[in-house]
Parts: sequence; C1' cells; structure tokens
RNA sequence: UGGAAAUGGCAAACCCGUCGCAAGGCGGGGACGCAAAGCCACGGGCCUCAACGAGGCAGCCGGGCUUCCAA
Repeated sequence: UGGAAAUGGCAAACCCGUCGCAAGGCGGGGACGCAAAGCCACGGGCCUCAACGAGGCAGCCGGGCUUCCAA
C1' cells in the first nucleotide's frame, strides 16, 4: 500500500436468559455486515437517568496501542 470472507476470526437486527431505573452490558441462538467490527471514553458526536453530575455507545468520526493475509 492492497485485501475478493479464507478448512481461520468477529458478529447488526431479531429471539431467549440474566444484570441495570434507563441508555446499555454479559451468556446462548442468529447473521446484516466487518481488514482492525481487536483493545482504550483522550477529542468531537450521539444516547440514558434516581438529572448538572453520574452513566452508556469503540458496529458514528478522529486519536493512541496491538494485529491476520499478500506485495
């Protein structure tokens, strides 16, 4: 720099269980997609609430660290 989903990996919606007031998390089923759709709330953004400080989203963008295949 490129990557067509690979005898390899992850897993949206939806369903079940469970935790949470909620956003949402985790486990199972399931696959829309993904070359970082691996990890981190640092900046922006969005979302929730027992609402002004406390949470959530990394599959919204940027950034940091790590990483598969080919050249």
Overview
A computed fold for a 71-nucleotide RNA from a soil metagenome, annotated as c-di-GMP-I-GGC riboswitch aptamer. Its mean pLDDT, the model's own confidence on a scale to 100, is 82. Its Rfam family is "c-di-GMP-I-GGC riboswitch aptamer". Gene Ontology term of the family: cyclic-di-GMP binding.